[in-house]
Context: one part of a larger RNA
C1' cells in the first nucleotide's frame, strides 16, 4: 500500500510443503506340492525396529530465590542462634518448567488413471493373432484420500453482524464522529524485537495475604535424660520458587490517537 464505504469474526481451497519404511512370530497348515528331504501362494492375527508428531499421569534428569546436613573462616560483643565467603564451598534430597532413558499416536484401508506383464473380441492375411478399430485385469510408483499452511489466487473469492449517510467547504479536499482498533500500563500459556494470548476498577491481569497440594525430614525456645558429645518430649515440627483455590490489599490512575459518509 492494494484487493471500489468502514470494521469484527467465521470460512472456500488455486497452489506449496509433508508423511510414504520394514523385521520377527502365530494361524491357515506340515495343507497344496513333492518319491523325498523340503514347504507355500492367498488370507487372518500378535509384537517389535528405525523415523516423524504429541505429552509429563508413570520411571528418571535438569531444577544457581526449596529443604536440610557439615568443612575452613570472617561477622552480627560473648554463649546460643543465625548471615556471608570459599566452584550452588562440599554432601543429601527435590516442586513447577523444559526434557527422555518415560507414555501416547501415526505409515494403513480405500478410490481413479497406468507401466512391465496377463487376457477378450479381431481384421488387414478365409487360418492365426493382447492390437490395427474397441474392451478388461495389473504396482511399494503417479493422481486422490490423511496431515499442515494458504485470496498479494492483484484471477485479491465467500459467508455472518455492527457501523451509518454528518459539518464546513475555494469543489480539489478537509473536520470531528460510528462500529473498531491503537497509545499507555497489569501480564504469560507468547516471546530476540515485533507479534500472539489473558486482562485494565463494570477488574482475578501480575504481586502481597490466607487456605491447600507438593518437597524437605522433626526448627527456635524450653523441659527433662546424660560429666559431655548428644538424645528425647513439645511436634509429621519448622520452613517452603514456578503447583490448586480464593481474597481488591497494592499496581493496571486519569486520559490521549486514529478511524466510515462509499455507483
Nucleotide at each position: 500500500c492494494g484487493g471500489a464505504g468502514g470494521a469484527u469474526a467465521u470460512u472456500u481451497g488455486a497452489g506449496a510443503g509433508g508423511a510414504g519404511c520394514u523385521g520377527u512370530c502365530c494361524u491357515u497348515a506340515g495343507u497344496a506340492c513333492g518319491a523325498g528331504a523340503g514347504g507355500a501362494c492367498c488370507g487372518g492375527g500378535a509384537u517389535g525396529g528405525a523415523c516423524g508428531g504429541g505429552c509429563c499421569g508413570c520411571u528418571g534428569g535438569u531444577g544457581u530465590a526449596c529443604c536440610u546436613g557439615u568443612u575452613g573462616g570472617c561477622a552480627u560483643g560473648c554463649c546460643a542462634a543465625u548471615g556471608c565467603c570459599a566452584c550452588g564451598g562440599c554432601a543429601g534430597g527435590g516442586u513447577a518448567g523444559c526434557c527422555a532413558a518415560g507414555c501416547c499416536c501415526g505409515g494403513a484401508a480405500g478410490g481413479g488413471a497406468u507401466a512391465a506383464a496377463c487376457g477378450c473380441u479381431g481384421a488387414a492375411g478365409g487360418c492365426a493373432u493382447c492390437u490395427a478399430a474397441g474392451c478388461g485385469u495389473g504396482a511399494a510408483g503417479c493422481c486422490c484420500c490423511c496431515c499442515u499452511c494458504a485470496a498479494g489466487a492483484u484471477g485479491a473469492g465467500a459467508u455472518g453482524u455492527c457501523c451509518c449517510a454528518u459539518u464546513c467547504u475555494u469543489a480539489g479536499g478537509a473536520a470531528g464522529u460510528a462500529a473498531g482498533a491503537c497509545c499507555c500500563c497489569u501480564u504469560g500459556g507468547a516471546g530476540a524485537g515485533u507479534a500472539c494470548a489473558a486482562g485494565g476498577u463494570a477488574g482475578a491481569u501480575a504481586g502481597g495475604g490466607c487456605a491447600g497440594a507438593g518437597g524437605u525430614g522433626g526448627a527456635a525456645g524450653u523441659a527433662c535424660a546424660g560429666c559431655a558429645a548428644u538424645g528425647u518430649a513439645u511436634g509429621g515440627a519448622g520452613c517452603u520458587g514456578a503447583c490448586u483455590g480464593u481474597u481488591a490489599c497494592u499496581a493496571a490512575u486519569c486520559g490521549g490517537u486514529c478511524g466510515a459518509g462509499g455507483g
The prediction has a mean pLDDT of 90. Large-subunit ribosomal RNA, domain VI from Lachnospiraceae bacterium 66-29, 263 nucleotides, folded computationally. Its Rfam family is "Bacterial large subunit ribosomal RNA".